[in-house]
RNA sequence: CAACAGUGAGGCGAUGGGGUUCGCCGAGAACCGCCGCGUCAGCGGCUGAUGACCCCUACCGAGGA
Numbered sequence: 001c002a003a004c005a006g007u008g009a010g011g012c013g014a015u016g017g018g019g020u021u022c023g024c025c026g027a028g029a030a031c032c033g034c035c036g037c038g039u040c041a042g043c044g045g046c047u048g049a050u051g052a053c054c055c056c057u058a059c060c061g062a063g064g065a
Base pairs, nucleotide, nucleotide: 010025011024012023013022016056017055018054019053020052021051033046034045035044036043037042
């Protein structure tokens, strides 16, 4: 350096994908948004594709060609 064989490289952070980083959890777990009314159940309303940063995609608003 190459070939062959075996094993490992987990999950999550309210809507998609990738990179970096932080945090949480150990499958019996972490996680599963917010506000108002309401004892609860339930009803009504609101923000965001991020835990955070960058990029892509989708969506929304405004302007120009």
A computed fold for a 65-nucleotide RNA from a Nitrospirota bacterium, annotated as Fluoride riboswitch aptamer (crcB RNA motif).
The model forms 100% of the base pairs in the Rfam consensus.
The coordinates come from a structure-prediction model, not an experiment, and the mean pLDDT is 83.
NCBI's taxonomy places the organism under Bacteria, Pseudomonadati, Nitrospirota.